[in-house]
Context: one part of a larger RNA
């Protein structure tokens, strides 16, 4: 030095555990903010560092309700003190207070700071008083834009701009995803690369809602027909598009989810005004088996709060604290009984958790039943509301000479763009520039174009449901994880630390049933550590459950 064995040290794997995560489903909520939000700074406790709570009324103040014996949050014990059956602490609801910053909004500013205006109050001085002045402080006020009403009023005649006054719980900012719109990449793929692709994706901006968008055919279809929109399945990787490369990629139809349709403009009538052009208001009216206006005839009940007119109340129900809630003893082992044995009992309750090992009957619960002063949501129904019942009137039928039916629109040309469609034979939709109709004997579409045929009625508007999402609340569940896993985060976690900054971003869980956390003695640097004693079922001794390996020792045997 090596090997074997034994015993240790170190180390923190493994096993077991779970306070935390992850996912799914159901229900709710889907907003907060100038009445000052989200988020912070600084304070606030008898002693007070972090977290939590709160705001100079500062771990709190008031009221109502629940509850019923202790309580003064937590890490985290102690000391000192206090409070409570005159009902505290705690839980639910409502209210008060709520420094400073922050949209931040009187002005400024290097956020949490500095400096003002005006009014008013306190204080001081002067004055007989009204009042004036002053220092500091309290309270209030003063940003910008928009909308409404009124006044005034330029260049410039009428006007308009501007300015002034009054009114506005008008806006502004924040917020996870989902939505619509305006802009809009590149890496990449094409085995290079330019059209193309990635992709209208990422990202930026605007705006909104609990959903948004879309929506009642100038739609499809195919000579049969359908009948708003949205979403799902299929059609179908089809028809197509495509340096016909890479790739991209429908629709009708069919099957489902859910269903809902309406209102204007105009013709015509009336009222008022009129610059005589018309305007405002009311009635009327809303369509394409053509409709309405106009003329003729019939005719009594309908509808409603999301659109179609619109407001509220009540019954009733849910949620936001809670309440009741069955039934077991003995004995044995053991540190401990819930285990074994014995004999019982309850069950609309034998889900689950806890208790010194495994508990239906010990505790919390569970099934089931009950509950609100107040707040909030829903609300089939009732009250209620509207139209009509008279005949220019809800509704229906008939007649056709006349009148009406969305114009710088449709169409066309050029240029783009969206569709499966990359310019193609390229329709259709949308936009830019230019040009520019018809008027129901009208107009659009049916994939160049023409005819026949079919179909629909643009150039105004609204519209629930089915669909998408989950920052958040509640409940249930899991062939989900179990501390290198599961969230980055079970612990002081977006912390420590790093970075000028944008930003990046950890590690770290477990004594025991209970601290019973080792009185006392000994060694000692009176420290660490250790030896006794004691606690405990066990030292499991706070470097604490178990305690693998690497690694380091001690003893012993053998080899060299």
């Nucleotide at each position: 030095g090596g090997u074997g064995c034994a015993c240790g040290g170190u180390g923190g794997a493994u096993g077991c555990c779970u306070a935390g995560g992850c996912g799914u489903c159901g229900a709710g909520a889907g907003g907060c903010g100038a009445u000052g939000a989200a988020g912070g700074a600084c304070g606030u406790g008898g002693u007070a560092g972090g977290c939590u709570g709160c705001g100079a009324u500062a771990a709190g103040c008031c009221c109502c309700g629940g509850g019923g014996a202790g309580c003064c949050g937590u890490c985290a014990a102690a000391c000192a003190g206090g409070u409570u059956u005159u009902g505290a602490u705690c839980c639910g609801g409502g209210g008060a207070u709520u420094u400073c910053c922050g949209a931040a909004u009187g002005g400024g500013g290097c956020a949490a700071c500095c400096c003002g205006u005006c009014g008013u109050c306190a204080c001081u001085g002067c004055g007989c008083a009204a009042g004036c002045a002053g220092u500091u402080g309290g309270c209030g006020u003063c940003a910008u834009c928009c909308c409404c009403g009124g006044g005034u009023g330029a260049a410039u005649g009428c006007a308009u701009a501007g300015c002034c006054c009054g009114g506005g719980c008008g806006a502004g900012g924040c917020c996870a995803a989902c939505g619509c719109g305006g802009g809009g990449a590149a890496c990449u793929g094409a085995a290079a690369c330019a059209u193309c692709u990635c992709a209208g994706u990422a990202c930026c901006c605007g705006c909104a809602g609990g959903a948004a968008a879309g929506g009642a055919a100038a739609u499809c279809a195919a000579c049969c027909g359908a009948g708003a929109c949205u979403c799902c399945g299929u059609c179908a990787g089809u028809a197509g598009c495509g340096g016909c490369g890479a790739g991209c990629g429908a629709a009708a139809g069919c099957g489902g989810a859910a269903u809902a349709g309406c209102c204007c403009a105009a013709a015509c009538c009336g009222a008022c005004c009129u610059u005589c052009g018309g305007g405002u208001c009311g009635g009327g009216g809303u369509u394409g088996c053509g409709g309405g206006a106009g003329c003729c005839g019939a005719g009594a009940g309908g509808a409603g709060u999301u659109a179609c007119a619109a407001a509220g109340g009540c019954a009733c129900g849910g949620c936001c604290a809670g309440c009741g809630g069955a039934a077991g003893u003995g004995u044995c082992u053991g540190g401990a009984a819930a285990g074994g044995c014995a004999c019982a009992c309850c069950a609309c309750a034998g889900c689950g958790g806890g208790u010194g090992a495994c508990a239906g009957u010990c505790c919390c619960g569970u099934a089931c039943g009950c509950g609100a002063c107040g707040g909030u949501c829903g609300g089939c129904g009732c009250c209620c509301u509207c139209c009509g019942u008279u005949a220019c009137c809800a509704u229906c039928g008939g007649c056709u000479u006349u009148c009406c039916a969305g114009a710088g629109u449709a169409g066309c040309a050029c240029c783009a763009u969206g569709c499966u469609c990359g310019u193609g034979g390229a329709a259709c939709g949308u936009g830019g520039u230019g040009u520019g109709a018809a008027g129901c004997c009208g107009g659009g579409g049916g994939g160049c174009c023409c005819a026949c045929c079919c179909u629909c009625c643009a150039a105004g508007g609204c519209u629930a449901a089915g669909u998408a999402c989950u920052c958040c609340u509640c409940g249930a569940c899991g062939a989900c994880c179990g501390a290198u896993a599961g969230u980055g985060g079970a612990c002081a976690a977006g912390u420590a630390a790093g970075g000028u900054g944008a930003c990046u971003g950890a590690a770290a869980g477990g004594u025991g049933a209970a601290a019973a956390g080792a009185a006392c003695c000994c060694c000692u640097a009176c420290u660490a550590g250790g030896g006794g004693a004691g606690u405990g079922a066990a030292a499991a001794g706070u470097a604490c459950c178990u305690g693998a390996a690497a690694c380091c020792g001690u003893g012993u045997a053998c080899c060299u």
Background
Large-subunit ribosomal RNA, domain I from a soil metagenome, 560 nucleotides, folded computationally. Model confidence (mean pLDDT): 82 of 100.